[in-house]
Context: one part of a larger RNA
């Protein structure tokens, strides 16, 4: 000087408390461990692994296993020799990779029996190739403490020196934020602001958006003329700054209250992550040193596996019902996305879906039905008209191909489950809870991920305690 203390003081955080809803019990989905296996490819492992890499494993992917092939190679550059334009098509063998045979074709430049260019094949040689090892050799990227308020430097001063001071103190703040004081005076990286979305509003512009007035028109409808008021869309602006008032304060920073205002004290949300820590993670995104393989640890193919299953754990979905289930009627979003696409209407089918195909590169057309809600009927507390696992049958769709191993539909079947032990998690407002919608990936395949809106709470006395953190101080068997 740090670190540590079941030392002290001050302060903060869904840290506790106050509340609401979960997990832990059930079934299923998914990831992991374990076990099994020819293989169950590899990585991630307290917080900071475990719906993680993977934004989507039937083949492919694919790295794993079995078998069948191949060796200048699936891919790059170059050289030598030989042959042939390149290429296209057909047949046979084979699981295919591939092998064999046949037909066709005969490029460009040129000094034209030749030479060169380009491409292909064969042989030879340099080399290619490696998801092989080392993340404890590395770059880059990332997690974490933590969006915590800290981390430092120059000069000066003090100290023999390591160092100290500044950065401590009194207040204040979300903040090393600001004020005052002070052997310090300044400065940098962080904080804040500048950026994006959102909340109010003005000018301008009005089509594909909108419809107040006028006219037409309908069963109804901005449907039509028309208009650009309104809504809305888009650009550029305005607006919030403790600016104003009062109180408190050292009359400083600031805090509390109030006015006006769409919004009030960083308005709400996002992006943004200091010096560093964990030899944290990643050599399997990529790049890369070293090592290793080179008829194989490279590469091609078929099939299998990554989907196994006594079990254990994590994360979720669905429930256990009446604030509900079923049936009928009826209302209201936002944000997206569509040409290898979205597909209306009509027709067929109980349905998944099929046929045909209007329109639309879309404020124009489509996906598209929002759902919870509201109204009415029924069920009447049961393992039930709750719950839907599992299983049987018949189908639909995608795709060469759904056996291993897809999703969906219909009929039948109708398991566990009656609110969950110890323990443990999230959340402070348009939040939790609950309800549906969309998108990426994608041929097909979400209960996951990323977004969108609808309905919409309870509680916070407070900081004694648990956990994590910041500042000062004190002790030290630690460095």
């Nucleotide at each position: 000087u740090g670190a540590c203390g079941g030392g002290g003081g001050c302060c903060c955080g869904c840290a506790c408390a106050a509340g609401c809803g979960g997990u832990g019990g059930a079934g299923c989905a998914u990831g992991u461990g374990g076990u099994u296996u020819a293989a169950u490819u590899c990585g991630a492992u307290g917080a900071u692994a475990c719906g993680c890499g993977a934004g989507g494993a039937a083949c492919c992917u694919u790295a794993c296993c079995a078998g069948g092939g191949u060796u200048u190679g699936a891919c790059a550059u170059a050289u030598g020799c030989a042959u042939g334009a390149a290429g296209a098509c057909c047949a046979g063998a084979g699981a295919g990779a591939u092998c064999u045979g046949g037909u066709u074709g005969c490029u460009c430049u040129u000094u034209c029996u030749g030479a060169g260019a380009g491409c292909a094949u064969g042989c030879a040689u340099a080399c290619a190739g490696g998801u092989g090892c080392u993340g404890c050799a590395u770059g880059g990227c990332u997690g974490u403490c933590g969006u915590c308020a800290g981390c430092u430097c120059g000069u000066g001063u003090c100290g023999u020196g390591a160092g100290a001071u500044g950065u401590u103190g009194g207040g204040u703040u979300a903040a090393g934020u600001c004020c005052c004081g002070c052997a310090a005076c300044g400065a940098g990286c962080g904080c804040a602001a500048c950026c994006c979305c959102u909340a109010c509003u003005g000018u301008c512009u009005g089509u594909u958006g909108c419809u107040a007035a006028c006219a037409g028109g309908u069963a109804a409808a901005g449907c039509u003329g028309a208009g650009u008021a309104c809504u809305c869309a888009g650009c550029c602006g305005g607006g919030a700054c403790u600016g104003c008032c009062g109180a408190u304060a050292a009359c400083a920073a600031a805090u509390c209250g109030g006015a006006g205002g769409a919004a009030g004290g960083u308005g709400g949300g996002g992006a943004c992550g200091a010096c560093g820590u964990c030899a944290a993670g990643u050599c399997a995104u990529c790049a890369u040193g070293g090592c290793c393989c080179u008829u194989a640890u490279g590469u091609c193919c078929u099939g299998g596996g990554c989907u196994a299953c006594a079990c254990a754990c994590g994360u979720g979905c669905u429930a256990c019902a009446a604030u509900g289930g079923u049936c009928g009627g009826u209302a209201u979003a936002a944000a997206g996305u569509g040409u290898u696409g979205c597909a209306a209407a009509a027709c067929g089918g109980c349905a998944a879906c099929g046929u045909u195909g209007c329109g639309c590169a879309a404020a124009u057309c489509g996906c598209a039905a929002a759902a919870a809600g509201c109204c009415g009927a029924u069920c009447u507390c049961a393992g039930u008209u709750c719950g839907g696992a599992u299983u049987g049958a018949a189908g639909u769709c995608u795709g060469a191909a759904a056996c291993u191993c897809g999703a969906c539909u219909u009929c039948a079947u109708g398991a566990a489950g009656u609110u969950g032990g110890a323990a443990u998690c999230g959340c402070u407002a348009g939040u939790a809870a609950u309800c549906g919608c969309g998108c990426a990936u994608c041929a097909g395949a979400a209960u996951g991920g990323c977004g969108c809106g609808g309905u919409g709470a309870a509680u916070a006395c407070g900081u004694u305690c648990c956990c994590g953190g910041g500042c000062c101080u004190u002790g030290u068997a630690c460095a």
Molecule: small-subunit ribosomal RNA, 3' major domain
Organism: metagenome